[in-house]
RNA sequence: CCGCGGGAGAAUCCGGGCCGCAUGCGGUCCGGUGCCGAAGGAGCAAGCGCCCCGGCAAACUCUCAGGCAAACGGACCGCGG
Numbered sequence: 001c002c003g004c005g006g007g008a009g010a011a012u013c014c015g016g017g018c019c020g021c022a023u024g025c026g027g028u029c030c031g032g033u034g035c036c037g038a039a040g041g042a043g044c045a046a047g048c049g050c051c052c053c054g055g056c057a058a059a060c061u062c063u064c065a066g067g068c069a070a071a072c073g074g075a076c077c078g079c080g081g
Base pairs, nucleotide, nucleotide: 001081002080003079004078005077006076011033013032014031015030016029017028018027019026020025021024034068035067036066040064041062042061043060047056048055
């Protein structure tokens, strides 16, 4: 790197447009608010590097990105190549 299996958290919240029908429900798009932390990104740091400098560095912190029914995705873990 490839294949298979496992894999958490957080609103099926509010408003509007369109569509469908059994007419108050469903689907979809846009916007708002709240929230999550496990793609990616950033920050601090235990520690590593014999010492200094340069350097590397968490699942902690932030929440830019991403996400908050299912599906998809998913850090990471196991097996095989």